[in-house]
RNA sequence: GGUGGUCGCGUCGGCGCGUUCUGCGUCGCCGAGGAAAGUCCGGGCUCCUUGGGCAGGGUGCUGGCUAACGGCCAGUCGAGGUGACUCGAAGGACAGUGCAACAGAAAAUAGACCGCCAGGCGCGCGGGCAACCGCGUGAUCGGGUAAGGGUGAAACGGUGUGGUAAGAGCACACCGCCCUCUUGGUGACAAGGGGGGCACGGCAAACCCCACCUGGAGCAAGACCGAAGAGGGAUCGCGGGGCAACCCGCCGGCGUGGCCCGCGUCGAUUCCAGAUCCCGAGUUGGUCGCUUGAGCCGUCCGGCAACGGGCGGCCCAGAUGAAUGACCGCCACCCGCGCAAGGCAACGAACGCGGGAACAGAACCCGGCUUA
RNA sequence: GCCGGAGUAGCUCAGCUGGUAGAGCAGCUGAUUUGUAAUCAGCUGGUCGGGGGUUCGAUUCCCUUCUCCGGCU
Numbered sequence: 001g002g003u004g005g006u007c008g009c010g011u012c013g014g015c016g017c018g019u020u021c022u023g024c025g026u027c028g029c030c031g032a033g034g035a036a037a038g039u040c041c042g043g044g045c046u047c048c049u050u051g052g053g054c055a056g057g058g059u060g061c062u063g064g065c066u067a068a069c070g071g072c073c074a075g076u077c078g079a080g081g082u083g084a085c086u087c088g089a090a091g092g093a094c095a096g097u098g099c100a101a102c103a104g105a106a107a108a109u110a111g112a113c114c115g116c117c118a119g120g121c122g123c124g125c126g127g128g129c130a131a132c133c134g135c136g137u138g139a140u141c142g143g144g145u146a147a148g149g150g151u152g153a154a155a156c157g158g159u160g161u162g163g164u165a166a167g168a169g170c171a172c173a174c175c176g177c178c179c180u181c182u183u184g185g186u187g188a189c190a191a192g193g194g195g196g197g198c199a200c201g202g203c204a205a206a207c208c209c210c211a212c213c214u215g216g217a218g219c220a221a222g223a224c225c226g227a228a229g230a231g232g233g234a235u236c237g238c239g240g241g242g243c244a245a246c247c248c249g250c251c252g253g254c255g256u257g258g259c260c261c262g263c264g265u266c267g268a269u270u271c272c273a274g275a276u277c278c279c280g281a282g283u284u285g286g287u288c289g290c291u292u293g294a295g296c297c298g299u300c301c302g303g304c305a306a307c308g309g310g311c312g313g314c315c316c317a318g319a320u321g322a323a324u325g326a327c328c329g330c331c332a333c334c335c336g337c338g339c340a341a342g343g344c345a346a347c348g349a350a351c352g353c354g355g356g357a358a359c360a361g362a363a364c365c366c367g368g369c370u371u372a
Numbered sequence: 373g374c375c376g377g378a379g380u381a382g383c384u385c386a387g388c389u390g391g392u393a394g395a396g397c398a399g400c401u402g403a404u405u406u407g408u409a410a411u412c413a414g415c416u417g418g419u420c421g422g423g424g425g426u427u428c429g430a431u432u433c434c435c436u437u438c439u440c441c442g443g444c445u
Stems, first nucleotide, its partner, number of pairs: 001331007009031002012028007033359001037370002040368005045218004051261004056214005061075005076090001077088004091209002096207002098203002113149002115145003119141002121138007157175006176198001177196008222288004231279006237250005251267006295314008333356006342347001373444007382397004391428001399415005421437005
């Protein structure tokens, strides 16, 4: 954990008794979970609403499933693994703005510290009758270079060959990148052909852009019945029209839980004190909402699958300080010990003895996720 | 049950758009004083509640979890 029995608890139903607040007894049906938890998402339901816009929030490869989703299924690409397989918040960095500490020469229309290279100049040596030439050298001068070293998380394609004074896509081959075409695929994308020496680094779980979705609050929502005690509510702004009921405009408050428009509603007054009219308003408490539902089980069909459809059967907690437990028997599971065959040994089926059994627990209801 | 907020030094709190974490009080040492307090100078002390992720880099951004506090009948 399953099952049977006895006792106990809770809702509901039947019967009986006592009573009229409803109680007691008895019988019967049913009575926690895979997470009832966290409240992280998505819906149903209820109220706020006659609406529109902005702001804000969320999601982010593709196709599908679904009431909906940040969930699920199938695929694509990327990463890891020898592999079976596993993982991925995976749009855009030529729309714009911004960030990159320290180190380093330079951090994004970058830059030259040590080097490397030729030349000028100085010095030394050698040669030459001489002008001068050659070789070596430098706290020297202005240049070339970005191969190599060094800094960094990151240094403006990589490897190799040619080339050059030294070098460099400077040239070539391969890889990468960009543009373009064809084919396959619903699509993400894949395969192949052609062209371009390369222009375009990183961060969007930074602002932002693009596409799609999105009102707020929550069953303590909300509706109804209503003790005791105590009172409670409506009307009374300004101007104009009208005999009047009433209508229009203005001012101000409130509501529309961010803002604007619009709409609705109200008006002595900042508050207290006032006048007229009406008889209801809310609290304790109770009832409903409340459990028949995107429901469960079986079977068949469609689909790779998630899932959908048909047929048949079933009713499966509704408590409100809040029930769902205890004991005994049997069975199943796990652990330890003993133990046959076997085995060098560790071990070891059945059987026997002893022990164990977690996390937790409905509170309007579902679909997920996460955690235990 | 529903909704909201906060965890940073021993205590009370800062830390704004990521760049290596501070202030006051407390504690310790020294100076001053006959001595103590006060005062002055200096020092110590940090898993930023835990775990994971994004990023070169996380107290800060994102996800998850734990603890505490408050509001609503």